[in-house]
Context: one part of a larger RNA
RNA sequence: CUGGGCGUAAAGCGUGUGUAGGCGGUUUGGAAAGUCGGGGGUUAAAAUUCCAUGCUCAACAUGGAAGCUGUUCUCGAUACUGCCAAGCUAAGAAGAGUGCAGAGGCAAGCGGAAUUCUGAGUGUAGGGGUAAAAUCCGUAGAUACUCGGAGGAACGCCAAAAGCGAAAGCAGCUUGCUGGGCAUUUCUUGACGCUGAGACACGAAAGCGUGGGGAGCAAACAGGAUUAGAUACCCUGGUAGUCCACGCCGUAAACUAUGAGAACUCGAUGUAGGAGGUAUCGACCCCUUCUGUGUCUAAGCUAACGCGUUAAGUUCUCCGCCUGUGUAGUACGGCCGCAAGGCUAAAACAU
Numbered sequence: 001c002u003g004g005g006c007g008u009a010a011a012g013c014g015u016g017u018g019u020a021g022g023c024g025g026u027u028u029g030g031a032a033a034g035u036c037g038g039g040g041g042u043u044a045a046a047a048u049u050c051c052a053u054g055c056u057c058a059a060c061a062u063g064g065a066a067g068c069u070g071u072u073c074u075c076g077a078u079a080c081u082g083c084c085a086a087g088c089u090a091a092g093a094a095g096a097g098u099g100c101a102g103a104g105g106c107a108a109g110c111g112g113a114a115u116u117c118u119g120a121g122u123g124u125a126g127g128g129g130u131a132a133a134a135u136c137c138g139u140a141g142a143u144a145c146u147c148g149g150a151g152g153a154a155c156g157c158c159a160a161a162a163g164c165g166a167a168a169g170c171a172g173c174u175u176g177c178u179g180g181g182c183a184u185u186u187c188u189u190g191a192c193g194c195u196g197a198g199a200c201a202c203g204a205a206a207g208c209g210u211g212g213g214g215a216g217c218a219a220a221c222a223g224g225a226u227u228a229g230a231u232a233c234c235c236u237g238g239u240a241g242u243c244c245a246c247g248c249c250g251u252a253a254a255c256u257a258u259g260a261g262a263a264c265u266c267g268a269u270g271u272a273g274g275a276g277g278u279a280u281c282g283a284c285c286c287c288u289u290c291u292g293u294g295u296c297u298a299a300g301c302u303a304a305c306g307c308g309u310u311a312a313g314u315u316c317u318c319c320g321c322c323u324g325u326g327u328a329g330u331a332c333g334g335c336c337g338c339a340a341g342g343c344u345a346a347a348a349c350a351u
Stems, first nucleotide, its partner, number of pairs: 004322003007305002012319001014202004021195003025088006033081002035077008048066007092192001093189004097184004104178007111155001116150007126137002163170002207248006216242002221237004259318006267296011300307002324351003333344004
């Protein structure tokens, strides 16, 4: 390589958009590229197989025949695939119409609770912290209580196995702009689709650059404890940072450790959003159905655990990835980055 695999053993790119490529619903006709059949040429000799003959046999040799795969020409076949032409729509996809839900995104404005600081007042000796303490704060009046002010950050209850988003992620309220989804089948287009090497875009936290901001929290750091020591866990402080704007970084147990799309295969029970029906004065209730999100399970699968119509079941299409362990996600080189570093990615050697 052929193959076998990728939830947990090595292995699904963090996620999307999409180029090339691969694959692709249904009907008719054409042509005949793939495909299939007949015939011819070629496929040197030797070798291989068969037959015969020659060395006493055999190996070996000689003669004859056949076969092999590829390629080419020609004559035909037309089911399937491709190609050309014309169509189809209950259907795949998309659009229009009518409805619906939502922490989807961006921007602006507003709100209350709490912490801290601060002004004033009441008031007096403690407060704080811990397993216990101490550092620390307080008679220059703290802690506590009341009223006022400032500022930053986060939004209690509602709240949920809930919802939305491609993922990262998204939660006080209002307004503006804006993306996606679901239902219905009334209409339209008529296969316009799926996947997707490269490419491009998005991408938590931390970190970086410039300028703001800074209440609380808090790496580093300082002190107090603990301890044999304590560069920790605990305590008192505290700077980057956390917040905002713009620009980088491009990584995570970026996890469902489970790529995307399609079809098929018993059920039970929650829940979210629709539609239809039944019923009713009406809302419920009940039934059917579509889409999502959970739990339990049949068959089946699995090494087991478990998965089980949201598959890890049965199949198809396309992409990515794995191939003993360590060395090592490292060195070197290249590309990217301000840097930190990222991406790509070995070998010697050991076992």
Predicted 3D model of a 351-nucleotide part of an RNA (small-subunit ribosomal RNA, central domain) from Candidatus Peregrinibacteria bacterium CG11_big_fil_rev_8_21_14_0_20_46_8. Its Rfam family is "Bacterial small subunit ribosomal RNA". Rfam 15.1 lists 42,628 matches to the family in 10,626 species. The prediction has a mean pLDDT of 87.